[in-house]
């Protein structure tokens, strides 16, 4: 850091510090923010990717349940919405699928 495969409408925040921004990029709309933004700290939490244990099994890199010591990740709104395609109702628009990008994991040169 190209690649691969799986999730992404659930859940879970306090205090230090900082001192204006943030919400990945462009755009455009919303939205948080001095009642205190981003980063860092510490301290809780949340999940259950890897991972532990039991069952099952075709004896496994499957399936189900249970857990959380450890390693990651997460704790404002669907990945905040929309952009590209398709289909439906419809008219400058809605709604439903799926693409692209983009997050995390785990695997790989």
């Nucleotide at each position: 850091u190209a690649g691969u495969u799986a999730u992404c409408a659930a859940g879970a925040a306090a205090g230090g510090u900082g001192g204006a921004g943030g919400g990945a990029u462009u755009a455009g709309a919303c939205c948080c923010u001095u009642u205190g933004a981003a980063g860092c700290c510490u301290u809780a939490g949340c999940a259950a990717c890897c991972c532990u244990u039991u069952g099952u099994u075709c004896u496994a890199u499957g399936c189900a349940a249970a857990g959380a010591a450890g390693g990651u990740g997460c704790u404002a709104a669907a990945u905040u919405c929309u952009a590209c395609c398709u289909g439906c109702c419809a008219g400058a628009g809605g709604c439903a699928g799926g693409a692209a990008g983009g997050a995390u994991a785990a695997c790989a040169g």

A computed fold for a 109-nucleotide RNA from uncultured Croceitalea sp., annotated as SAM riboswitch aptamer (S box leader). The organism belongs to Croceitalea, within Bacteria.